Predicted 3D model of a 1414-nucleotide RNA (small-subunit ribosomal RNA) from an uncultured prokaryote. RNAcentral holds the sequence, with entries from ENA.

[in-house]
């Protein structure tokens, strides 16, 4: 221990007792029996009259915002039983239950008759006290019962006496109750007015009692912003939970009060009720019924159904405590005491203790060594609480009863009462607590969590799935976050699993917050209530302070003790209960009262500045328009135009008229005003400020909820006015569109008068008032002083600005005009959205304004500042970035790569720049990874094991081949003679193998921004911090290159330099290269001797550094010019690529984690494919021609390659080439003739003597093999193409352009790639623009960083909210109709024992009907 259904209840029990109030009175059974019966049971049970109790005890909290509760007071009252006191208890009477008889009814129940008792009922008598009173008096009682008893009497029952109990009247007390009052005790103002018995008075009635409680009359009051009325919610308190406290939440158990008892109403009885287990009526529901009628009320204890996430036994006992009745024994008691169920909470205890390292086994992990579980286990030595078995065994028990003693009462030794002794003897719990013995470690462990918050980590599985989650978040193949395991945490518990409260939350701030920009100052005044208020004195004592008294129930909390072995728990004492009331004091402060003061405030008076306001008048410039003059073709407008105006004369110009609106210059972070706002000039009326001096009043003040007034623009109403401008509207443009920006027109409106509206970024986003707190510089108005009299200086005051100290601030910033330091008062805020919206109210002609939510939804929204990134922001600078040039691409044909398509396959990768002549520096086979077919399965390759064999090799057969079969030769090397090493074959399994997958698991390598000049660090300093500074600034540079400045000083990675190459010179060296001079020789050639000068070669040096001069610059860095020099300001070129970005590229170079395949995704074979072809794109080659083509002739390179090679001379072929064989492992030989150029000649602008595609034929070479699918040659053929749209690429000098040469790859096969030299230009004014980049600065709602972020419609749905034809329920007001029971009043009719009677009747009473209320 039913928090929910005050929902409904089967069954049993929960309130009875008294025979010592009364009459009456069985049966079963037992015994006896003469069988008729007697006796006992027994004056018992059951029933009745009567008394007391049933109003306590027990239950749940529906109602109630109230004198209901709490606290402190009051009194006009009652109070059974109890205590104390006083006085009584006399005498009569008539009934009636029950019982009996007779009925009605199914029952519940009920009718009639006869008879009867009382402590039932009634009369009379009496009345100390009581009540009423006219003070004379009047009125009103009672009951007996039990015990005992010596006299006396007796009808033999008693009378009488006495004791006890009872009864009557009354007083006082106690207890209990009634009523009244102050204060306190929820939310809502989107509830602001409520009230007619209402408020009061007089009188009456009524009550136990005051009172409009009720009635009659009179008066018109009463309550309310200090929250009435209405509405929603709720039992209140002691306490409980939480909190440092103040508070906040709550009102289970225990205790006090209240209200309720199926729902509503009512009274009766009674001391007490308007009554939980009483009555009556109405209603709903349930049950019984013979259908005519009846019965019932668990929110008592158990229990049932239902509801719910959820809460127990239809137990034992009156042994104890308490209650009712009784004289008592006793009876009753679901109160209570106990037990049962539930770890629901608190407390205590156990599930062992000690020892025990081989750190066992097993599990898990592993870096393979080990670690961990873990002294844990086992083992050894002990113990036995609890549970078990057996035995013992308190306390809760005091009484009552029986019997003595003493005392009281009494006539009394009966009886009774009080005290005291003895005996007997009462236990539900209970197999109690507790104690002893026995046996054995024996019977006793779970739960949540382990990413951070938060103590506790690894493996496996899964793969954005399954799942987790309080918040952040985790999971997409290496998850400490999911699931499992091992390990860790707490432990008879564990866990936030759900819901709730307080705390943290100073996020409601009294203690203790804020309002410039985060939410938040009313748009601004005046002013009511309220709040607050200058100086001095007196008084008072409301606030305030102190003392005392009463109270603040007990329990609880706290402190000190005591009792259960301890504790929880129980118990004694104390403190506390911060409060309220009464009383006695104090008088500083606040308040009240009185008297004064002048410093606040106001008033008088003299000056003064001003776009302050209202109304009246006046003025000029401009615009438009009207009618003229002059004049002619355009005007106007724009980025450019068009619409528009104009030959019917515009625009322009000129003199004149009209109209309306606004007032240039002055003009100013100048002035005035409360704010909105106010600007030509002159009168009139009028408000406020400032200032000087002297008086006066005497706190008259400040703020200000409601209230009231003013209040830009737009808008509304009525009537005017209307020049210009101009929403709407029309047209023209712009545009994809353009309901816009631009242009041409143009109506409301703008203006005036009167009346509304009442809002703005009404802003200083900063309420008003007062005081205090460093300075400096302006400016406006006034006053004072000084002299040098000025465009002067100083002081002061009221404004208005800039900077700034302290201080404040999250920062930005504010800073005597505060956002500083303080005081007074008002307004406002409490996460974002929904929403300043809906509904309701108020205001308004309307538009709308004001007041102002909720459902739902999100985990943020916001401020200030920081670093980046970005900008169709700004400044500075650079780059073949643009511009200036030259040549191309894009058009044609072909080559090559890609896409697409196709295919059995067209293997795979690369995708803007930074994929696309890229991987591929070579696809006919091979390569090859793809396809179809046919083969192999320890495998083509590696290691290990076993067996066999040397290895190897010849030949033949089948097959296209892989392969299969047969066959000849061969027996080698080392040896300790066992065998071993290499190799081959067979077999077994470990394993091999994979260009299978993941480049988003990786290493390595690479691309790109970008050879751009940047990227950082240490210490210091600044900032709360992110960060800043340095690195910014002034110059300069190709450069963060250098100089100067500087809260910075230094340093690192980058830049530059060091390296290679090239350009000049020198030294050294001299062969294969060279040949000036000297010789020899040739037809000719460094061919030969020789030489070392030159060129070249290849080693080492020199040289270039802004070094020198002049100028500029800041006396710098540096720049400009010049000299010299082969070269001049980095001389040219290369290698070299900071921090990082792109999850950039690559698992198919290689390496590698995970996953996958294992007679196949592995391995051989031959064939095919990668070479396809409607098409699209990229990159190239060749051209389109005369600066050219063809033919002939003549010159000049560099750098490379070569023995599986390059190949000469010579011969053959038109040629590709063939033959040939020399030289060369190369400065020697060779490839190898360089070509453009130059000199001649031809062609004559044409599809050509251009161009060469395509194609026919014939060949050459390589190769096992040129069909798919090679290159080249010759003859023939002779396509497109006549310089290329939009667009786009490269290049700044030995560059572009153009010309040829070589190499790698390679059997063969370049228009590609890489390299080499020959010829050899044009242009750059410049930085506006395009692209990219660097630095500074600015804005930002971006940070995946503009390829960002983000808004709205639509589509779909209907969870929430709103609307919706409607429909339905609950609460409530007012008016009206009907009206049960019932009380009071009054009373037809009827009935009637007690009393009276004159006997007729009366009094009184019952029933019945009845007005009001209900």
């Nucleotide at each position: 221990g039913c928090u929910u259904a005050a929902c409904a209840c089967a069954u049993g029990c929960a309130a009875g007792u008294c025979g010592a109030g009364c009459g009456a009175g069985a049966a079963a059974g037992g015994c006896c029996u003469u069988c008729g019966g007697g006796u006992u049971g027994a004056g018992u049970a059951a029933a009745g009259c009567g008394g007391c109790g049933g109003a306590c005890g027990g239950g749940g909290g529906a109602g109630u915002a109230a004198c209901g509760c709490g606290u402190a007071g009051g009194u006009a009252u009652u109070u059974g039983c109890c205590u104390a006191g006083u006085a009584g208890u006399g005498u009569g009477g008539g009934a009636u239950a029950g019982c009996c008889c007779a009925g009605a009814g199914a029952a519940a129940u009920u009718u009639g008759g006869a008879u009867u008792a009382a402590u039932a009922c009634c009369g009379c008598a009496u009345a100390c006290a009581c009540u009423c009173u006219a003070c004379g008096g009047a009125g009103a009682a009672a009951a007996g019962c039990a015990g005992g008893g010596g006299a006396u009497c007796u009808u033999a029952g008693g009378a009488c006496c006495u004791u006890g109990c009872g009864c009557u009247a009354u007083u006082a007390g106690a207890u209990a109750a009634g009523c009244c009052u102050g204060c306190g005790u929820g939310g809502g103002a989107u509830u602001a007015g409520c009230u007619a018995g209402u408020u009061g008075g007089u009188g009456a009635g009524g009550u136990a009692a005051a009172g409009g409680c009720u009635c009659a009359c009179c008066a018109a009051g009463g309550c309310g912003a200090c929250g009435a009325u209405c509405u929603c919610u709720a039992g209140c308190u002691g306490g409980u939970c939480u909190g440092a406290g103040a508070g906040g939440a709550u009102g289970a158990u225990c205790a006090g009060c209240c209200a309720c008892a199926c729902u509503g109403g009512a009274a009766c009885u009674g001391a007490g009720a308007c009554a939980c287990g009483g009555u009556c009526c109405a209603g709903a529901c349930u049950c019984c019924u013979a259908c005519g009628g009846g019965a019932g009320g668990c929110a008592g204890c158990a229990g049932u159904g239902g509801g719910g996430a959820a809460u127990a036994u239809u137990g034992c006992a009156c042994a104890a405590u308490g209650g009712g009745c009784g004289a008592a024994a006793g009876c009753c008691u679901g109160a209570u005491g106990c037990a049962g169920c539930a770890a629901u909470g608190c407390c205590g205890c156990g599930u062992g203790u000690g020892u025990g390292a081989a750190g066992a086994a097993g599990g898990c992990c592993u870096g393979a060594g080990g670690g961990u579980u873990g002294u844990a286990a086992a083992g050894c030595a002990c113990u036995u609480u609890c549970a078990g078995u057996a035995g013992g065994g308190a306390g809760g028990a005091a009484a009552a009863g029986u019997u003595g003693a003493u005392g009281g009462u009494u006539a009394a030794u009966a009886a009774c009462c009080a005290u005291u002794g003895a005996c007997c003897g009462u236990g539900a719990c209970g197999u109690u607590a507790c104690c002893u013995a026995c046996a054995g470690a024996a019977g006793a462990a779970g739960c949540a969590c382990c990413g951070g918050c938060u103590a506790a980590c690894u493996c496996c599985g899964u793969g954005c799935c399954a799942g987790c989650a309080g918040c952040c978040g985790c999971g997409g193949u290496a998850a400490u976050a999911c699931g499992g395991a091992g390990g860790g945490g707490c432990a008879a518990g564990c866990g936030u699993u759900u819901a709730a409260u307080c705390g943290g939350a100073a996020u409601u701030a009294c203690u203790g917050g804020g309002c410039g920009u985060a939410a938040a100052g009313c748009g601004c005044g005046c002013g009511u209530a309220g709040g607050c208020g200058g100086u001095u004195a007196a008084u008072u004592a409301a606030g305030u302070c102190a003392g005392a008294u009463g109270u603040g129930a007990a329990a609880g909390c706290c402190c000190c003790g005591g009792g259960c072995u301890c504790a929880a728990c129980c118990u004694g004492g104390g403190a506390a209960c911060u409060g309220c009331a009464u009383u006695u004091g104090a008088a500083a402060c606040u308040g009240g009262u009185u008297a004064a003061c002048u410093a606040g405030a106001g008033u008088g008076u003299g000056g003064u500045a001003g776009a302050g306001g209202a109304g009246a008048g006046u003025g000029g410039a401009a615009u438009u328009u009207c009618a003229g003059g002059u004049g002619u073709a355009g005007c106007g407008g724009u980025g450019a135009a068009a619409u528009g105006c104009g030959u019917a004369g515009a625009u322009a110009u000129u003199a004149g008229g009209a109209a309306g609106a606004a007032c240039a210059c002055c003009a100013g972070u100048g002035g005035c005003g409360a704010a909105g706002g106010c600007g030509a000039c002159u009168g009139u009326c009028u408000g406020g400020g400032c200032u000087g001096a002297c008086g006066c009043u005497g706190a008259c003040g400040c703020u200000g909820a409601g209230g009231u007034g003013c209040g830009a623009a737009a808008g509304c109403g009525u009537g005017g006015g209307g020049a210009g401008c101009a929403a709407a509207c029309a047209g023209g443009a712009u545009u994809a569109g353009a309901u816009a920006c631009c242009c041409u027109g143009g109506u409301a409106g703008u203006c005036c008068a009167c009346g509304c509206c009442g809002u703005a970024a009404a802003c200083g986003a900063u309420g008003u008032c007062u005081a205090c707190u460093a300075g400096c510089c302006g400016u406006u108005g006034g006053g004072a002083g000084g002299c040098u009299u000025g465009a002067c200086c100083u002081c002061u005051u009221a404004g208005u600005g800039g900077c700034g100290a302290a201080g404040c601030u999250a920062a930005c910033g504010c800073a005597c005009u505060a956002a500083g330091u303080a005081g007074a008062c008002c307004g406002c805020c409490u996460g974002g959205g929904g929403a300043g919206u809906a509904c309701g109210g108020u205001c308004g002609c309307a538009a709308g304004a004001u007041u102002a939510a909720a459902a739902c939804u999100c985990a943020a929204a916001u401020g200030a500042a920081u670093u980046g990134a970005c900008g169709g922001g700004g400044g500075c600078c650079c780059g073949c970035a643009c511009a200036a040039g030259c040549g191309g691409u894009g058009g044609a044909g072909c080559a090559u790569g890609u896409g697409g398509u196709u295919u059995a396959a067209u293997u795979c990768g690369a995708a803007a720049c930074a994929a696309c002549g890229c991987g591929a520096a070579a696809a006919a086979c091979c390569u090859u990874a793809c396809c179809a077919g046919g083969c192999c399965u320890u495998g083509a390759c590696a290691u290990c094991c076993a067996g066999a064999g040397a290895a190897c090799u010849u030949u033949c057969u089948a097959g296209u081949g892989a392969u299969a079969g047969a066959u000849c030769g061969g027996u080698g090397c080392c040896u300790u003679c066992g065998g071993g090493a290499a190799c081959u074959c067979u077999g077994u399994g470990a394993c091999a193998g994979g260009u299978g997958u993941u480049g988003c698991a990786u290493g390595g390598c690479u691309g790109u921004c970008g050879u751009c000049a940047g990227c950082u660090c240490g210490u210091g300093u600044c900032g709360u911090g992110a960060g800043a500074u340095g690195u910014u600034g002034g110059g300069u540079u190709a450069a963060g290159u250098c100089c100067c400045g500087u809260a910075a000083c230094g340093a690192g990675c980058g830049c530059a330099a060091c390296c290679c190459u090239u350009a000049u010179c020198c030294u050294u060296a001299u062969u294969u290269g060279c040949c000036a001079g000297c010789a020899c020789g040739u037809a000719a050639u460094g061919g030969u001797g020789g030489g070392a000068a030159c060129u070249c070669u290849a080693a080492g040096g020199a040289g270039a550094c802004u070094g020198c001069c002049g100028g500029u610059g800041a006396c710098a860095a540096a720049c400009c010019g010049g000299a010299g020099g082969a070269a001049g300001g980095u001389g040219g070129g290369g290698a070299c690529g900071a921090c990082g970005u792109c999850a950039a590229g690559u698992c198919a170079u290689c390496a590698u984690g995970g996953c996958c395949c294992u007679u196949a995704u592995g391995g051989g074979c031959a064939g095919g494919g990668c070479u396809a072809c409607a098409c699209a794109c990229g990159u190239g080659c060749u051209a389109c021609a005369a600066u050219g083509g063809g033919c002939g002739g003549u010159a000049c390179a560099g750098a490379g390659g070569g023995u599986c090679g390059c190949u000469a001379a010579c011969c053959c072929g038109c040629g590709a080439g063939g033959g040939g064989g020399u030289g060369c492992u190369a400065a020697u030989c060779u490839c190898a003739c360089a070509a453009a150029a130059c000199c001649g000649u031809u062609c004559g602008u044409a599809g050509u003597c251009c161009g060469g595609a395509u194609u026919g034929g014939a060949g050459u070479c390589u190769g096992c093999a040129a069909c798919u699918c090679g290159a080249c040659u010759c003859c023939g053929u002779g396509a497109a193409g006549u310089c290329g749209g939009a667009a786009u690429c490269g290049c700044u000098a030995g560059u572009a352009a153009u010309c040829g040469u070589g190499a790698a790859u390679c059997a063969g096969a370049a228009u590609g790639u890489c390299a080499c030299g020959g010829u050899g230009a044009a242009u750059a004014c410049g930085u506006u623009c395009c692209c990219g980049g660097g630095c500074c600065u600015u804005g930002u709602a971006c940070a995946c960083a503009c390829c960002g972020c983000c808004c709205g419609u639509c589509a779909c749905a209907c969870c929430a909210u709103g609307g919706g034809a409607g429909u339905u329920g609950g609460c409530u007001g007012u008016a009206c109709c009907a009206g049960a029971a019932g009380c009071c009043g009054g009373u037809a009719g009827u009935c009637u024992a007690a009393c009276c009677u004159u006997c007729g009747g009366g009094a009184g009473g019952g029933c019945g009907g009845u007005a009001c209320c209900a």